The RNA shown here (Lysine riboswitch aptamer) has 173 nucleotides.
RNA sequence: CGCUCAGAUAGAGGCGCGGCGUCCAUCAGUACCGCACCGGCAAGGCCAGGCAGCCGCCGGACGGGAAAGGGUCCGCCGCCGAAGUGCCGGAAUGAUGCCUGUCCUUUCGGUGCUGGGCCGUCAGGGAAUACCUGCCGGACUGUCACAAACCUUUGUGAAGCGCUAUCGAUGGC
Repeated sequence: CGCUCAGAUAGAGGCGCGGCGUCCAUCAGUACCGCACCGGCAAGGCCAGGCAGCCGCCGGACGGGAAAGGGUCCGCCGCCGAAGUGCCGGAAUGAUGCCUGUCCUUUCGGUGCUGGGCCGUCAGGGAAUACCUGCCGGACUGUCACAAACCUUUGUGAAGCGCUAUCGAUGGC
C1' cells in the first nucleotide's frame, strides 16, 4: 500500500409500510330507551360455574333511536423489518359485584415465519357480497449470485441475517 473482516453512517425498491385526523357509507331502523297495547311461558334472565345482588322473562305493535370495531377517498406525520402474523408468557380493560374460568379489545417481553405489492382458489376472522390475515398457485417488480447472448436483455437460483455507497478499530492474508 492492497485485499478481507466486526461495526458505523447514509440510501434504494413502489399500486411500498405504519400511525393520527376530517368527511362519507356500512353496522342499522339493529342494540337500547319509552309505552296506559297484543300474544306466549311460570321457569327463568343478567358470558360459564359457585356465592351474593337485581329484575318477571321472551316475542310483537306503536313512538324514538345510537355507538364501538371494521372500510374507501383525502390530508398530515413517522418511516424502508418499514411492518405484518403464528406460538408462549405477563399486564390492563369490558362482559351486574367477588372468586375461578372463558371470551373481546389493548399493551409489554421472548421466539418462529414473510424481499414487496397485485390477482385467483381455499381456510380463518368479520354483520358483511366490504375488508383483514394465512397456505398454495400465477404473472409483475426491486436486489444479489451464476450462465448465455453481447451492451441491456434472457434463463436459473437465493433471500431483508439481503443489497448499494462512504468510512472502518482490532485481527488475518
The sequence was found by an Rfam model in a public genome assembly.